[in-house]
Transfer RNA from Cotesia glomerata, 71 nucleotides, folded computationally. RNAcentral records the identical sequence in 3 taxa. It matches the Rfam family "tRNA". It is annotated as a transfer RNA. The RNAcentral record of the sequence draws on ENA, Ensembl Metazoa and Rfam.
RNA sequence: GGUCCCGUAGUGUAGCGGCAUCACAUUGGACUUUGAAUCCAAUAACCCGAGUUCAAAUCUCGGCGGGACCU
Numbered sequence: 001g002g003u004c005c006c007g008u009a010g011u012g013u014a015g016c017g018g019c020a021u022c023a024c025a026u027u028g029g030a031c032u033u034u035g036a037a038u039c040c041a042a043u044a045a046c047c048c049g050a051g052u053u054c055a056a057a058u059c060u061c062g063g064c065g066g067g068a069c070c071u
Stems, first nucleotide, its partner, number of pairs: 001070007010024003018054001026042005047063005
């Protein structure tokens, strides 16, 4: 230098144009003499900018970051 892939709660993930999923974690509650475990509830996210569209995490372009391969 070239080709390709990835970027979503604190962490790991799902989501082929229409409400952002699940688990762990955290917080509150129930249970318990106390704690653990268990159960219930809540909090919390689409890397940045532009474009297309009635509507974009999703499609297009650019940028940033990470990775694989080739040279």